[in-house]
Context: one part of a larger RNA
RNA sequence: GGCACACGGUGGAUGCCUUGGUGUUAAGAGGCGAUGAAGGACGUAGGAACCUGCGAUAAGCUUAAGGGAGCCGGUAACCAGGCUUUGAUCUUAAGAUUUCCGAAUGGGGCAACCCAACCCGCAAGGGUUACCUACACCUGAAUGUAUAGGGUGUAUGGAGCGAACGCAGCGAACUGAAACAUCUCAGUAGCUGUAGGAAAGGAAAGCAACAGCGACUCCGUUAGUAGCGCCGAGCGAAAGCGGACUUAAACAAUUGAACCACGAACCGCCUGGAAAGGCGGACUACAAAGGGUGAUAGUCCUGUAAUGGCAAGAUUGUGAAUGGCUUCAAGUAAGGUCGGACUCGUGAAAUCCGGCUUGAAUACGGAGGGACCACCCUCCAAGCCUGAGUACUACUUAACAACCGAUAGUGAACCAGUAAGGCGACUGAACGGUGAAAAGCACCCCGACAAGGGGAGUGAAAAGCACCUGAAACCGUGUGCUU
Numbered sequence: 001g002g003c004a005c006a007c008g009g010u011g012g013a014u015g016c017c018u019u020g021g022u023g024u025u026a027a028g029a030g031g032c033g034a035u036g037a038a039g040g041a042c043g044u045a046g047g048a049a050c051c052u053g054c055g056a057u058a059a060g061c062u063u064a065a066g067g068g069a070g071c072c073g074g075u076a077a078c079c080a081g082g083c084u085u086u087g088a089u090c091u092u093a094a095g096a097u098u099u100c101c102g103a104a105u106g107g108g109g110c111a112a113c114c115c116a117a118c119c120c121g122c123a124a125g126g127g128u129u130a131c132c133u134a135c136a137c138c139u140g141a142a143u144g145u146a147u148a149g150g151g152u153g154u155a156u157g158g159a160g161c162g163a164a165c166g167c168a169g170c171g172a173a174c175u176g177a178a179a180c181a182u183c184u185c186a187g188u189a190g191c192u193g194u195a196g197g198a199a200a201g202g203a204a205a206g207c208a209a210c211a212g213c214g215a216c217u218c219c220g221u222u223a224g225u226a227g228c229g230c231c232g233a234g235c236g237a238a239a240g241c242g243g244a245c246u247u248a249a250a251c252a253a254u255u256g257a258a259c260c261a262c263g264a265a266c267c268g269c270c271u272g273g274a275a276a277g278g279c280g281g282a283c284u285a286c287a288a289a290g291g292g293u294g295a296u297a298g299u300c301c302u303g304u305a306a307u308g309g310c311a312a313g314a315u316u317g318u319g320a321a322u323g324g325c326u327u328c329a330a331g332u333a334a335g336g337u338c339g340g341a342c343u344c345g346u347g348a349a350a351u352c353c354g355g356c357u358u359g360a361a362u363a364c365g366g367a368g369g370g371a372c373c374a375c376c377c378u379c380c381a382a383g384c385c386u387g388a389g390u391a392c393u394a395c396u397u398a399a400c401a402a403c404c405g406a407u408a409g410u411g412a413a414c415c416a417g418u419a420a421g422g423c424g425a426c427u428g429a430a431c432g433g434u435g436a437a438a439a440g441c442a443c444c445c446c447g448a449c450a451a452g453g454g455g456a457g458u459g460a461a462a463a464g465c466a467c468c469u470g471a472a473a474c475c476g477u478g479u480g481c482u483u
Stems, first nucleotide, its partner, number of pairs: 001482009015468001016433002020404002022401007029393002031161002039101003042055003046079002049075003061095006070083003106115003116129005131158002133155007165196001166194005176183001206213002217244005227235002250318006259309003266281005282299002284288001290302003323385003326329001334358008344370001365380005420427002440467001443455004
């Protein structure tokens, strides 16, 4: 040095667990903000730090209701000092206070800072002073009347923030076409404006086809059909049919989530550290959902079912029905030209929208039915409003899962958008588990008044805060064999 066995160290796999996630369902809510938001800075407890709460009245103040014995938030003890049956702590509702920054709004500014004017007040201190819009009033040029402009007042007007969903304006490229230019990706991504709890649309100048339907929206089908297309790649309807939906105030009846109240029924023996386990004998159940308790509990605790309370809401009926209201729509309809949207890429190209330019008729009238004409049919543009069915979920509540179980599941189970990196935009981790209970090893010995170890003690077990289990790699010690 090798091999084997035994015993260790290191390490943190595996098993078990779950505080955290993921997805879904059903309800609610769908906004907050100059009465100063969202988000922050700085403070704030008797005692350092951070988190939480709060704001110079600062882990809090007042009132009302609940509640009923302890309490002074957490990591997190300890010391000190207090409060409380004259009802504290705690919960709910309403109110008061609410520094500074931030739309930030008196002016400025490198956010949380600097500097003012005026009014009230002895003082301490308090208040007002941004811009725009609307309205009212007072003024007021060139310029006579006026107007522009200026000023004052009033406004719970606007401003900013917020996840997705909506409508509108602007609008790509990679890509595909096996290259590429029309085309496609796609009116997508992105940017902008703006709104609501939904938005948009909406009461036929509609479809249809000689039979008829009867606003709009959404879903299924029609149908990958009719069509469009360097007829390539690809794009792609509609009618029809079947569904969803089809109403306000007020009144009446019924129902009514969360939340609150109440809420049944078990003992003995054995094993054990501990009984909820085993054995034996009982009981409850509209409650044998779940969780906790020293192992696995219907009957120990909390709950659960049922019942009752609460009052927003919902449903049904009446209202209540051809959805309503008008001033009934002119530089409009339509033509030309140039673009855009429709399945429709200019085509035989109707229809719809827009720029420029021409420019009607007036119900004895007009529009459409895919060039155009006739007949026939349907409808009445150039005014407005309109619920439901539909879309979404930052947020709240309840519940569920052939979802994950700490290299998984959110990036984040742990003080995480943290530590750290970057000038910056931005990028972005790791870290869970003693035990039932700290009972967290009094005391003695070695050692340096260490670390660590040996006794002793606690505990069911050292599981000993480098703590459940404790694999492998890796590092040792001992014994045997062997070179």